The part of an RNA shown here (large-subunit ribosomal RNA, half A) has 1691 nucleotides and comes from a seawater metagenome.
[in-house]
Context: one part of a larger RNA
RNA sequence: CCUACACGACGCUCUUCCGAUCUUUGGCAUCAGUAGGCGAUGAAAGACGUGCUAAGCUGCGAUAAGCUUCGGGGAACCGCAAAGAGGUUUUGAUCCGGAGAUUUCUGAAUGGGGAAACCCAACGAGGGGAAAUGCCUCGUUACUGGCGUGUGAAUACAUAGCGCGUCAGAGCAACACCCAGGGAAGUGAAACAUCUCAGUACCUGGAGGAGUAUAAAUCAAUAGAGAUUCCCUUAGUAGUGGCGAACGAAAGGGGAAUAGUCCAAACCAACCGCUACGGUGGUUGGGGUUGUAGGACUACGUUGUGGUAUGACAAUAGAUAAUAGAAGGAUCUGGAAAGUUCCGCCAUAGAGGGUGAUAGUCCCGUAAAUGAAAUCUAAAGUUGGCCUAGUAGUAUCCUGAGUAGGACGGGACACGAGAAACCCUGUCUGAAUCUGGGAGGCCCACCUUCCAAGACUAAAUACUAACUGAUGACCGAUAGCGAACUAGUACCGUGAGGGAAAGGUGAAAAGUACCCCUUUUAGGGGAGUGAAAUAGUACCUGAAACCGUACGCUUACAAAGUGUGGGAGCUCCAUUUAUGGGGUGACCGCAUGCCUUUUGCAUAAUGAGUCCGCGAGUCAAUAUACGUAGCAAGGUUAAGUCCCUUACGGGAUGGAGCCGAAGUGAAAGCGAGGGUUAACUGCCCGAAUAAGUUGCGUGUGUUGGACCCGAAGCCGAGUGAGCUACCCAUGGCCAGGUUGAAACUUCUGUAACAGGAAGUGGAGGACCGAACCCGUUCAUGCUGAAAAAUGUUGGGAUGAGCUGUGGGUUGGAGUGAAAGGCUUACCAAACUCGGGAAUAGCUGGUUCUCUUCGAAAUAGCUUUAGGGCUAGCCUCGAUGAAUGCACGAUCCGGAGGUAGAGCACUGAUUGGACUAGGGCCCAUACCAGGGUACCAACGCCUAUCAAACUCCGAAUGCCGGAUCCGACACAUCGGGAGUCACACUAUCGGGGAUAAGCUUGAUAGUGGAGAGGGAAACAGCCCAGACCGCCAGCUAAGGUCCCUAAAUUAAGUUAAGUGCUUAAGGAUGUGAAAUUGCAUAGACAGCUAGGAUGUUGGCUUAGAAGCAGCCACCAUUUAAACAGUGCGUAAUAGCUGACUAGUCGAGUGAUUUUGCGCCGAAAAUGAUCGGGACUAAAACUUAAUACCGAAGCUGCGGAUUGUAGUAUUUAUACUACAGUGGUAGAAGAGCGUUGUAUACCGGGUUGAAGGGAAAGGGUAACCGAUCCUGGACUGUAUACAAGUGAUUAUGCGGACAUGAGUAACGAGAAACAAGGUGAGAAUCCUUGUCGCCGAAAUUCCAAGGUUUCCUGGGGAAGGAUCGUCCGCCCAGGGUUAGUCGGCCCCUAAGCUGAGGCUUAACAGCGUAAGCGAUGGGAAACAGGUUAAAUAUUCCUGUACUAGUGUAUGUGAGUGAUGGAGGGACGCAGGAGGCUAGGUCAGCCAGCGACUGGAAGUGCUGGUCGAAGGCCGUAGGAAGGCUGGAUAGGUAAAUCCGUCCGGUCAAUUCUGAAAGUCGUAAGAUAGGUAAGGCUUCGGCCGAACCGAAUUGAUUGAUGCCAUGCUGCCAAGAAAAGCUUCUAAACUUUGAUCAUAUACUAACCGUACCGUAAACCGACACAGGUGGAAUGGUAGAGUAUACCGAGGCGCGC
Repeated sequence: CCUACACGACGCUCUUCCGAUCUUUGGCAUCAGUAGGCGAUGAAAGACGUGCUAAGCUGCGAUAAGCUUCGGGGAACCGCAAAGAGGUUUUGAUCCGGAGAUUUCUGAAUGGGGAAACCCAACGAGGGGAAAUGCCUCGUUACUGGCGUGUGAAUACAUAGCGCGUCAGAGCAACACCCAGGGAAGUGAAACAUCUCAGUACCUGGAGGAGUAUAAAUCAAUAGAGAUUCCCUUAGUAGUGGCGAACGAAAGGGGAAUAGUCCAAACCAACCGCUACGGUGGUUGGGGUUGUAGGACUACGUUGUGGUAUGACAAUAGAUAAUAGAAGGAUCUGGAAAGUUCCGCCAUAGAGGGUGAUAGUCCCGUAAAUGAAAUCUAAAGUUGGCCUAGUAGUAUCCUGAGUAGGACGGGACACGAGAAACCCUGUCUGAAUCUGGGAGGCCCACCUUCCAAGACUAAAUACUAACUGAUGACCGAUAGCGAACUAGUACCGUGAGGGAAAGGUGAAAAGUACCCCUUUUAGGGGAGUGAAAUAGUACCUGAAACCGUACGCUUACAAAGUGUGGGAGCUCCAUUUAUGGGGUGACCGCAUGCCUUUUGCAUAAUGAGUCCGCGAGUCAAUAUACGUAGCAAGGUUAAGUCCCUUACGGGAUGGAGCCGAAGUGAAAGCGAGGGUUAACUGCCCGAAUAAGUUGCGUGUGUUGGACCCGAAGCCGAGUGAGCUACCCAUGGCCAGGUUGAAACUUCUGUAACAGGAAGUGGAGGACCGAACCCGUUCAUGCUGAAAAAUGUUGGGAUGAGCUGUGGGUUGGAGUGAAAGGCUUACCAAACUCGGGAAUAGCUGGUUCUCUUCGAAAUAGCUUUAGGGCUAGCCUCGAUGAAUGCACGAUCCGGAGGUAGAGCACUGAUUGGACUAGGGCCCAUACCAGGGUACCAACGCCUAUCAAACUCCGAAUGCCGGAUCCGACACAUCGGGAGUCACACUAUCGGGGAUAAGCUUGAUAGUGGAGAGGGAAACAGCCCAGACCGCCAGCUAAGGUCCCUAAAUUAAGUUAAGUGCUUAAGGAUGUGAAAUUGCAUAGACAGCUAGGAUGUUGGCUUAGAAGCAGCCACCAUUUAAACAGUGCGUAAUAGCUGACUAGUCGAGUGAUUUUGCGCCGAAAAUGAUCGGGACUAAAACUUAAUACCGAAGCUGCGGAUUGUAGUAUUUAUACUACAGUGGUAGAAGAGCGUUGUAUACCGGGUUGAAGGGAAAGGGUAACCGAUCCUGGACUGUAUACAAGUGAUUAUGCGGACAUGAGUAACGAGAAACAAGGUGAGAAUCCUUGUCGCCGAAAUUCCAAGGUUUCCUGGGGAAGGAUCGUCCGCCCAGGGUUAGUCGGCCCCUAAGCUGAGGCUUAACAGCGUAAGCGAUGGGAAACAGGUUAAAUAUUCCUGUACUAGUGUAUGUGAGUGAUGGAGGGACGCAGGAGGCUAGGUCAGCCAGCGACUGGAAGUGCUGGUCGAAGGCCGUAGGAAGGCUGGAUAGGUAAAUCCGUCCGGUCAAUUCUGAAAGUCGUAAGAUAGGUAAGGCUUCGGCCGAACCGAAUUGAUUGAUGCCAUGCUGCCAAGAAAAGCUUCUAAACUUUGAUCAUAUACUAACCGUACCGUAAACCGACACAGGUGGAAUGGUAGAGUAUACCGAGGCGCGC
């Protein structure tokens, strides 16, 4: 430089994905009516069944999507739910309603039991069946209470108790309402204890359709009311109250609704008791029921009126099915007419819904009418029952007792102990009796009022699970109930409990015949249906994120908020054809996201992956202000009532009450005045100067969850000990090896002991070490294989051991060999639900637009400091305001004590002189003295310092006045705020170190809340305050070489790149200025020469000679020369300097001031002035002129606010002037969304809403022609009502990205090949080889699972890959028992528990009794069989147990729920006898093709055989038998026990094993072999035949053996069984024995089971109890290798 389909960017097109928008079947709320219960006549709730085929829902119940009957109804029907098959129906089905029948099992559950839907009975001589038992079926059988009745203890009558009969109760629900017994806490009080929350939540008991309350021992106040309940008001009043927070009446008034009664007692009568005979008690009946007292009693009087809350009947009305119900056609468009147009009709019907788009007249309906065989409800009325008497007298009697009252302690009353009445009562007390008693807010008196200590009582009131009807300015699938759908479902949790997602084809399935591609039931292309298929069942509309894609433009030397301003090129479109518009965007300028929180954020501070949807100041009551409307010295109704209506609503009525019109005072009170006071000319509050009130709207306060989300926690009631801790009961387990205690024996020993030795023995929280238990070390793992493991190593392993099963103990509680451990994977207080929206001065978030104004980060107080209140500062409204007024300027007049200065005061302070006083020295008897380089007052001179010094004293600031400029910027009242973290810069100060981007004040500015220009970039610095537009102009700060707009101006300075970092200090850098030396009589510098002598000065010294040191520093010669400036030497010497002369020939030194430079100058990735670069400058200084430069100023155009003016249409226009940055915040005006009302008789299939694109319009929110999609709704105007606006809350739900084609694919036991099948094979099947386990990775049980088992088919999903395969999906099949296990009989821990005891309730404990295995209890083995799946279960054979009957025999006993025995038990140890098992030999059968050997002493295989009967061995145990007596064993006993005899040495019991029968069966090796398959190698195989079948050895942890020995920790119970008798039965034959026949029901039985089927979310390296467990080597179950058998771990 060119190119580009590398990968991309942007735009556009078309898709994918997804499910927003749109819609309604379902909800929500309210109103009215009904109903307000169901249940032992078995409920609610369920389990299981039930259909032709049937999994779910619905219905129903063995009469089972139904049966009978009475009504309705009138044509189809057999539910959701299609299709097929088969049926029913005009002889009236299906369907609807009334009444019946049936109604398995569970459940209060009720015959007993129980782990709900299961097990087991008894009785009725019931029914069926059998020879009989067993079996089937019907009925009855629970408990408690009441009543009745019978019986009946201790104990005489009696009672308790027991039996029978009868009636009732029990349980459920509607998470509602009501009454009662108990009764929190979070919270509020800004803490907290009284108080509050709150008598709330919750638990418990009880009742009803309501409940409670209720007929004055009530209120009130000198007047009265007259039961209760509820509403309005009184009233947020009176009061209560750490007088805090808060709590909060009543009377009275207005209404709703109204309803009053019955006992006890006195007295009388009857009956029954007792009696001291006087009476007295009980039961029943009469009587009687109250306060101006009443009643009894006595006298007189009253029987037909009235009432009724009770029973029956009942006109009538209603409920539960129904009947009938007016009126329309055409045209056009269209798939379809209900739309359009035309012409009609009905209307007591124009509610609503449907029908192919919008229908009064098509359908269902609607208005107005009509209707019930049967059942139910209400009820006028009739009738039964019940109630219904007073008046007078006043002697006597009665009128509710452990009561009223009191004390103490509590509670409740609005009332917290208060002056605290009234009410209730736990303890203790304790009246009166009508001449009495209670109350009236302590108490007393008077007065008034009422009559307690007995009981009942409708209505008005509260609520709504259910049924019916109606309505909605309620929702519309993330909404509305959690649930529009097989939802309280799936799923999670041991459990209490928690708890989803998920709607839409079309008008009609017309749901795509047929063809093609493909392994295909996946998917697609044609064809067809349909208006439409881009409406195809992943279905209407179909947005966005996201994933792709054709096309246009662009990108490979270019760096960064990805835009914006300018802009070339390419390209597309339009038309009026030279313009406009769209896309892209080379290149250039400028430019560090959003939100929140902050003094301050690009910040490397917070939050957000993206998109869509949801998501936060609301409502009620009350108070206040403003606006607005009505009425107005008045305004207004509340509850309620009436009327209308579309039942929510509206209108009328209702004047109770409230506010106002008058104040003042503590009050009495007075009153335009009042109070104060003895009294005010006073003072205080008022009047004069007078507008309220009721709606509606808006702002704000208060009380409520109160703008939303967010704790840790507190309390209540429940659920959990399948994990784990401990305990109880009952079972099980621990290879093998070692050591060798006590004791004993023998020997020895001793006087006897003691002691010693050997042996026997077999102890032990003994030793080593597997299983088993635990978890020491290290590594791995740590998005694991595993939410705690694996590998290696380790500890215990006969014990305080480990473990199975069943039980017990729990939340301020349990359990704990103790770690605050454990209590179901997180415990200093579990989990679940509730109080509950706890509270949060804390964090986060808080959604459309425009306009006007616009802060604060300060003061005071604060358990206050990051919070609050008041003030300050902001805003809005009203009023006032020219004799007024803010800032500013000038002038005049003031007060003051700062800066400075000063030293006069107060203090500090330098030196000096003077001189008190003192010190020291001298001197001194004392007095008096002297000296003093000591200290030093006062005063003096001199020199200083000060925030808390001032003899003085400004500037500025402040106050007052005047004038000017200016122009309302001011004040008062009222509504609303926000702010109380500030930051930097300059100046003056304090603190600090005259440090800090430090801290704290003051004054000013800026930021905060402020953009623009400059300072490279840079909140706080400099300039300057952004209404909008302009391709106009002028400037400020700052700049003018290039980047980069504007000067390559002038005169000097600098040489250091100083500029473009710094100090003390240093330097002969350089410029300027000044002072002062030397200098043509020759300076300075250089060069040449001299630089001497006394003398080595003296001292000192070893030496000291100019030059170690001390002292002195003279003199001489000179032009000049030091008793020596430096170097040097041991000391000399030597060199040099000062000084002098010569040479040279004009300036040369010193000091001071000053401009600009130099050195001083060291940091960590690569440097820098912003960069390049710059030197008479592009640095610095100075000067002048020009220019650039901002959103400043100006110009032009436009918008808007305020004030003023003018004009009118009175809300607009124009003009002038001044404005228009803005956070918190105040005020104003609008846009949009959803719905409502009215109007437009609006728009719409000739295409609505919604969606995509979008011309154009408006100051913004926004509006929107047109095109496409879409296919039925929807807009505008005005007013109204709100679930009304989202980029952010580690927000919620869904969808989709990113990481990423990345990690991983779950034990390192391992594969390979061939063949088969198939569309397809690493993965499936078969075969072969190889590998792994083998005390297991094999086999069998239990738990748990619950069909996973077998066969056939399938391959979407599951399987970590694949898949033709499967523990997956679909269909069919499969589990056979007298003996196995359960059930059954029995009991343990424990549980339940009649009566009983205790207790606020619920409940707790517990006797009898029952339940409850992990234990005790009768009985079976071998072989075989089926295409697969079961077998101790089927078949064959051989047995056994229990029972029933029959037969035979026997011939007196039998017999229990009672007695007795027995059952019946620990641990350890060793020895013996056996067996299982193993091995070897013998025997039998088979083998030897290939390769080296081999015909035997070779190899391979087999050699099996049960239960049961008989027998009674090894061994073990016990004395046996018999006679008699017997106060014991709850009665009896022949039994047991005890006692006394006799007799015999054995007897009896138990007992593996062997033998024999079983069994000449059978089985097996092997052989023959029909047939089938075949890859031709072979494989499967019915049927048939069928050998040997002996001996030896080894040998258990099994059996004998629950034995024996030892030991201490001393080691279940009950039944079956045996025996004895009691009651009873039995010679009319019990019982027992033998034989024979029959009976033995029900449940489990498949399969997995150290595992892919159980527990761990998984086909998960983890966990899981018991039994069997072969060979070689070995002590061994260690270990290694192998057998049987099983596997190679699903990339």

The coordinates come from a structure-prediction model, not an experiment, and the mean pLDDT is 83.